The part of an RNA shown here (small-subunit ribosomal RNA, 3' major domain) has 462 nucleotides and comes from an uncultured Ktedonobacterales bacterium. The prediction has a mean pLDDT of 83. It matches the Rfam family "Bacterial small subunit ribosomal RNA". Its family is annotated with ribosome and structural constituent of ribosome in the Gene Ontology.
[in-house]
Context: one part of a larger RNA
Order: sequence, then structure tokens, then C1' cells
RNA sequence: UGACGGGGACCCGCACAAGCAGCGGAGCGUGUGGUUUAAUUCGAUGCAACGCGAAGCACCUUACCAGGGCAUGACAUGGGCGUGAAGGCCCCUGCAAGGGGGAGGCCCGCACGGGCACGUCCACAGGUGCUGCAUGGCUGUCGUCAGCUCGUGUCGUGAGAUGUUGGGUUAAGUCCCGCAACGAGCGCAACCCUUAUGGUCGGUUGGAGAUAUCCGGCCAGACUGCCACGUGUAACGUGGAGGAAGGUGGGGAUGACGUCAAGUCCGCACGGCCCCGACGUCCUGGGCGACACACACGCUACAAUGGCCACGACAAAGCGUCGCGAACCGGAGACGGGGAGCCAAUCGCAGCAAACGUGGUCUCAGUUCAGAUUGGAGGCUGCAACCCGCCUCCAUGAAGGAGGAGUUGCUAGUAACCGUGGGCCAGCACACCACGGUGAAUACGUUCCCGGGUCUUGUACA
Repeated sequence: UGACGGGGACCCGCACAAGCAGCGGAGCGUGUGGUUUAAUUCGAUGCAACGCGAAGCACCUUACCAGGGCAUGACAUGGGCGUGAAGGCCCCUGCAAGGGGGAGGCCCGCACGGGCACGUCCACAGGUGCUGCAUGGCUGUCGUCAGCUCGUGUCGUGAGAUGUUGGGUUAAGUCCCGCAACGAGCGCAACCCUUAUGGUCGGUUGGAGAUAUCCGGCCAGACUGCCACGUGUAACGUGGAGGAAGGUGGGGAUGACGUCAAGUCCGCACGGCCCCGACGUCCUGGGCGACACACACGCUACAAUGGCCACGACAAAGCGUCGCGAACCGGAGACGGGGAGCCAAUCGCAGCAAACGUGGUCUCAGUUCAGAUUGGAGGCUGCAACCCGCCUCCAUGAAGGAGGAGUUGCUAGUAACCGUGGGCCAGCACACCACGGUGAAUACGUUCCCGGGUCUUGUACA
């Protein structure tokens, strides 16, 4: 000087408290441990691994296993020799990859030469093999916390201190005052995007039309600017006016010096080591989907604030030419036929919603709750749904009567509830990312739990 303390003081944060909804019990989904297996590829492991890398495991992916193949190799560059346009086609064998055979064909150019391919040979290729304790890059975390430093000066033998401490104040090392310090840098804030109000200009595909709405551009507006009070001044705080909005209006992007030899050699790059008829590469099939168990995160419920039936209403944000696919017809339905229109404010997904409203029914029952599981019949994608996809219909109807100890999220258009879209994608979503609809309760307070900041104190630790 730091770090640490079941030391102290002060101060923050959904940290506690006050509330609301959950999780922990059930069934199912997904991930993980374990076990099993020929293989169940690998990584991630307290917070900060466990719906994580996976924004899509039937083949492919695929890195794993079994079996069958290849030998300059699936892929790159260069060279020697030889042959041939390239490419495509047919036959045999084989599950395929591969192996064997055949027909046909003869590039550009001036003969030099060149391009492409094949055979052979040589350099070489190739490795998701190891080391994230050799690394780059990127990322997580403390933490959007308010800190971390430097120059000069001064003090100290020195490590170092001062500045950055102190008194106030702030979300903030924010600002004010004081001070052997005076300044400065990285952070904070502001500048950026979005949302809330108004003006103005323009506007198609929106509107019958005008205004309004909507879309785009520019501008205005908020600055403690005004008033009062609090304090000796200041910074600032409290209240008020006006205002669509106040005192950083709401949200986002933005992550200082550093910490964890944190994570990643399986995104990529890269040092070293290792494999070279195999640890490379191709193919078929299997596995990554196993199942006595255990944990994590979710979905659906246990019902009457509900279930079912009928009718009625209101979004936002997206996506679409390898695509979205209307009307109409068939089907109980998934879906099929059909193809209009649309490169999309025009057409479609999409009647654009559901919760909701009105009426009816059920009457407390494992039920008209709940839907697991299983049998059957179908539909779709795809070369192919046995292992191992999704959907529909009929039948079946399991556990579950509110969940122990414990534990999570959230302070407002938030939680909770409700549906919608998108990415990945042939197909497949209870996950993820986004969108709107309905819309609460509570916060006395900082003693306590957790994390953090500043000062101070002890220390046998560095």
C1' cells in the first nucleotide's frame, strides 16, 4: 500500500421488509448428473454450468460406434512425364461408397505456347487429435458499481503519501466550500436511437371527400428557466405556478483501471506436441432420442373469478417470388383441389387476435375439471418418419383437491393474465427474440440476510 475481520461510522441496490404471482408436490417438455451402452461425440460446473454452445439431432448436420471402401486423397498451390476438349451416357458388381468394363467425343492458337481434365510420380494436403496453464480475437463476472490513474509541485531515508482526505450535496470523484497542492486523462453526465406534446412542409398504394388519423423530413419544447421556503454564502433540497411532459420524463445503445491462470484450440486465427494405408477421407446402418434414479429451467393443471356451446367487439409488430397464397369446390378435421393477386401502406399470411362482452348449460363431483398414456383410422413434409417428426379425428381416459424444509421474479403501463409475429427451418417450438391487449397490490422503514461504495481501526496474510 492492499486484502481480510462473526471491528466501527456513513451510504446505496427488489438486498431485507411491505405486497403480488410463482417454483419446491403431480403429469409432460427440455437441459444436466448418474447409470447403461458397440457408441450413448465434445465442451460448459457456485454466484457467472444445467430451454447453455444447439436461432431446429430422421439421412445430412456429426465431431461418436459397427461394417464396407479410398491412397496426391473430400479440399489448395506448384512441378516432372504421359494421355485426352471439358462434361455427359450405357453395362456388370455392390446396401451405398467403391470396383470393373464399354460406346462416343478431340479445346483455343501461327508449328511456339496456353486453358481444362485424367493417369502416374514428387513437393504436399488433411486432422472437431492434445495443450484456453504457450496465445490472438471474442465473451462472462464484479457492475452502469463510481471508481481507476497521470504530470508537475510538496512531504517521507524508503515502500509510499498528498492531490482523490475533510464539511455539505448528488443517481454519480455530480457539484459547492475548504485545503500543499495546482492541473489533466480514462470513467459519470451530455452528444446517438426510441417513446410522450405541438408547429410546419410533403405524401402514395391509406381516406368517397374535408379535418383528423397515419408515414417521412425539419423545427419548437424542459433549462431548477419562474415564484416561495430551507440554511451564514454556495452547491442543493422541499413545495408551487405554467405545461403534453418536469427536476437524469420513460426505455435503449454505451461497460473505466482491473479481478477470476474465469470461458472458448469444437466459430475463426495461431506457437508447440502428436497421427500419416490413418487420429485423414467417403459410404451404409446405428448412436447423439438409452433409463432403477437425482437435480435445474419451463409447459399444462388441480377448476365455478371456472369448463363447454352459440353470437358479438377491439391490436401492435412482423414476414412473403426457391415465397405468401385469396375467392370457390371436396372433406367431420388435419388437409386436398384451385390458382386470382402480390417483389407488397396496394395482394396474401390474417374473418388479422385471444383474454373480453351477451345469452345458454353444467352445480362441487375426481366431475361436462384435468389431460398423461394407450388402441385404431387418417393428413403433411421429405429419397426415406421402425429406431426417431409434426398435425387431425374416434376411442381410452392416468397422476393431480394448491404442494415440506426451502426458494425465484417483480416498484407501473411494471407484476400477473391473454393472444400475435419473427429468426433457425423441407418438416418439427412448451425454447429464444420481439409485439401489442387487459391491468394490479405494496414500500412503515434500514435492526437483520446478500452484494457493493467511502472513511476509519486491528492484523502473525500478500